[in-house]
Context: one part of a larger RNA
RNA sequence: GGCAUACGGUGGAUGCCUAGGCACUGGAAGGCGAUGAAGGACGUGGUUACCUGCGAUAAGCCUCGGGUAGGUGGAAACAACCUGAGACCCGGGGAUCUCCGAAUGGGGCAACCCUUCCCGAGUAAUGUCGGGAAAUCCCAUGCUGAAUCCAUAGGCAUGGUGAGGCCAACGGAGGGAACUGAAACAUCUAAGUACCUCCAGGAAAAGAAAACAAGAGUGAUUCCCUGAGUAGUGGUGAGCGAAACGGGAACAGCCUAAACCGAAUAACACGUAAGGACGCAACCGUUGUGUUAUCGGGGUCGUGGGACGCGCCGACCGAUUUGCGUUGAGGUCAAGGAGUUACAAAGCAACCUGUUAGUUGAAAUGGAUGGAAAGCCAUGCCAUAGAAGGUGAAAGCCCUGUAAGCGAAAACAGCGUUGUCUCCUGCGCGGAUCCCAAGUACCGCGGGACACGAGAAAUCCUGUGGGAAUCUGCCAGGACCAUCUGGUAAGGCUAAAUACUCUCCAGUGACCGAUAGUGUACCAGUACCGUGAGGGAAAGGUGAAAAGAACCCUUGAGAAGGGAGUGAAAUAGAACCUGAAACCGUAUGCUU
Numbered sequence: 001g002g003c004a005u006a007c008g009g010u011g012g013a014u015g016c017c018u019a020g021g022c023a024c025u026g027g028a029a030g031g032c033g034a035u036g037a038a039g040g041a042c043g044u045g046g047u048u049a050c051c052u053g054c055g056a057u058a059a060g061c062c063u064c065g066g067g068u069a070g071g072u073g074g075a076a077a078c079a080a081c082c083u084g085a086g087a088c089c090c091g092g093g094g095a096u097c098u099c100c101g102a103a104u105g106g107g108g109c110a111a112c113c114c115u116u117c118c119c120g121a122g123u124a125a126u127g128u129c130g131g132g133a134a135a136u137c138c139c140a141u142g143c144u145g146a147a148u149c150c151a152u153a154g155g156c157a158u159g160g161u162g163a164g165g166c167c168a169a170c171g172g173a174g175g176g177a178a179c180u181g182a183a184a185c186a187u188c189u190a191a192g193u194a195c196c197u198c199c200a201g202g203a204a205a206a207g208a209a210a211a212c213a214a215g216a217g218u219g220a221u222u223c224c225c226u227g228a229g230u231a232g233u234g235g236u237g238a239g240c241g242a243a244a245c246g247g248g249a250a251c252a253g254c255c256u257a258a259a260c261c262g263a264a265u266a267a268c269a270c271g272u273a274a275g276g277a278c279g280c281a282a283c284c285g286u287u288g289u290g291u292u293a294u295c296g297g298g299g300u301c302g303u304g305g306g307a308c309g310c311g312c313c314g315a316c317c318g319a320u321u322u323g324c325g326u327u328g329a330g331g332u333c334a335a336g337g338a339g340u341u342a343c344a345a346a347g348c349a350a351c352c353u354g355u356u357a358g359u360u361g362a363a364a365u366g367g368a369u370g371g372a373a374a375g376c377c378a379u380g381c382c383a384u385a386g387a388a389g390g391u392g393a394a395a396g397c398c399c400u401g402u403a404a405g406c407g408a409a410a411a412c413a414g415c416g417u418u419g420u421c422u423c424c425u426g427c428g429c430g431g432a433u434c435c436c437a438a439g440u441a442c443c444g445c446g447g448g449a450c451a452c453g454a455g456a457a458a459u460c461c462u463g464u465g466g467g468a469a470u471c472u473g474c475c476a477g478g479a480c481c482a483u484c485u486g487g488u489a490a491g492g493c494u495a496a497a498u499a500c501u502c503u504c505c506a507g508u509g510a511c512c513g514a515u516a517g518u519g520u521a522c523c524a525g526u527a528c529c530g531u532g533a534g535g536g537a538a539a540g541g542u543g544a545a546a547a548g549a550a551c552c553c554u555u556g557a558g559a560a561g562g563g564a565g566u567g568a569a570a571u572a573g574a575a576c577c578u579g580a581a582a583c584c585g586u587a588u589g590c591u592u
Base pairs, nucleotide, nucleotide: 001591002590003589004588005587006586007585008584009583015577016541017540020512021511022509023508024507025506026505027504028503029501030500031166032165039100040099041098042055043054044053046078047077050074051073061094062093063092064091065090066089070082071081072080105114106113107112115134116133117132118131119130120129121128136163137162138160139159140158141157142156143155144154170201171199172198173197174196175195181188185235211218212217222249223248224247225246232240233239253493254492255491256437260297261296262295264294265293266292267291268290269289270288275284276283277326278325279324280323281322282321302471304436305435306434307433308430309429310428311427312426314333315332316331317330335425336424337423338422339421347420348419349418350417351416352414353413354412355411356410358406359405360404364379365378366377367376380397381396382386388400389399390398442466443465444464445463446462447461448460449459452478473488474487475486476485477484528535529534548576551563552562553561554560
């Protein structure tokens, strides 16, 4: 020096555990913000570095409920206190809420600096202090007011519970790549993806046929299954890739424009005439008529519809320049219908249900072992409860619970019901006249979207240039034409079925178990790195209970150790469960 055995050290694998994650299911909620958010800074405790809570009323204040013996957070200790006159705790409502931050009086290197006006405190006075107002845009109203006469632009003031900012995904719209694939690459693909911007909503978007279809029919939209990797498209390469039918989920339909009317408002024109709802008579001159605009009525469809004309249709009151008569705008009642998500629009009250604290809740004893019984033995009991967790080992009957019931002063939500309230009103005939969404449809050129790459290319959108028709019209049925069939564009609204989950509640797992599972089980987006954008860790376990080792000894009044004591165990002693290997020792044996 090597090998072997034994005993240690070091180290932190393994096993067991879980306080944290991951995925999903069912509900709820789907927003917060100038009444100042999200997020922060700085403070705040008797002593207080951090976290948590809170805001100069500062681990809190008031009040209404719940609840019951203790309490002054994590978190010990000391001190001082609170509490059956109900503290602490839980829930509803309220008050306070520094400074920054959209940040909004002005500025600024966020958490700071500096103003003006009004009111108040204070001072001899100024300084000072407290409260309030003062950003921009938009909208409304009013006053002013250029070039330029009227006017307009602009300016000023007042009012606004209008906007602004934040927020995970989902949605619509405007822009819009490349790597890649094609075994290269250019059309093509990736992909209208990623990304940027705008706008929302609890969903969004779409939506009541100028649709599909095919000789038969369907009857808004959306989503799922199927059709189908089919029909197609495609340097006919790589690839891309429908639709109708059929089966389901869910169901809901409406309002304008126009014609026409107005006995409504304004402007302009006419100007004593036309005329004034109609007839007769009177009367009228700020009337009346016409045009335009606004407003009100009317009207909304494809067996074309409507206007318009005619006929019929509950009661009463009743405006019109005047009187009489006729008409009859409008009103009240009746009858019928409907309603707060579209179709008009505000609610209010009562009931009901739910959410935000809670509450009742069955049934076991003994023995031996053991540190400890829930395990074992014996004998019982409950069960609409034998889910689960905890308790000194493995508990239906010990605790929390579980099944099943019960419960709200206050606030909120919701469907439903009822009442109140509010809104609406018909039928037939006729086919002469009028209307039925215009720089639109359509066409040429250039693009884009459609599964469809210009193709035989319909359909949809539109940059540019042309440019119709009004029902004997117009569009579509995949060039185009005819016949036939379907529909009625160029205005608008519309719940549900569908998508998503930052968040809350309940639950589930042939999901993980500390190099796993979130980056984070632990004071983690921390420490640390970077000028910055940004990057980004490691780190869990004494014991049933601190009973966390009084006292003695060695020592440097240290660290550490040896006794003693606690404990079932201290080789469980805080560098603390188990404690593998590498590695390092001590002892003994063998060997060179």

Large-subunit ribosomal RNA, domain I from a Bacteroidota bacterium, 592 nucleotides, folded computationally.
Its Rfam family is "Bacterial large subunit ribosomal RNA". Rfam links the family to the GO terms ribosome and structural constituent of ribosome.
The coordinates come from a structure-prediction model, not an experiment, and the mean pLDDT is 82.
NCBI's taxonomy places the organism under Bacteria, Pseudomonadati, Bacteroidota.